[in-house]
Predicted 3D model of a 71-nucleotide RNA (transfer RNA) from Shimia litoralis.
The source organism's lineage runs through Bacteria, Pseudomonadota, Alphaproteobacteria, Roseobacteraceae and Shimia.
The sequence was found in a public genome assembly.
Rfam family: tRNA. The family's RNA type in Rfam is transfer RNA.
The prediction has a mean pLDDT of 83.
RNA sequence: GCGGGUAUGGUGAAAUGGUAUCAUGCGAGCUUCCCAAGCUUAAGGUGCGGGUUCGAUUCCCGCUACCCGCU
Numbered sequence: 001g002c003g004g005g006u007a008u009g010g011u012g013a014a015a016u017g018g019u020a021u022c023a024u025g026c027g028a029g030c031u032u033c034c035c036a037a038g039c040u041u042a043a044g045g046u047g048c049g050g051g052u053u054c055g056a057u058u059c060c061c062g063c064u065a066c067c068c069g070c071u
């Protein structure tokens, strides 16, 4: 330099154009003599910039970071 892949709460993963879901962690409450376990509940997220569309995590272009291969 060229090609491919990945980017979603603190963490790990879903979601093939229609209000982004689950697990875990964190906070609060219940339960318990205490702890653990269990139950209920809140907060928290689509890497960045554009485009297409009534509507974009999803499709297109560029950038950034990381991973793999080629030279």
Stems, first nucleotide, its partner, number of pairs: 001070007010024004018054001027041004047063005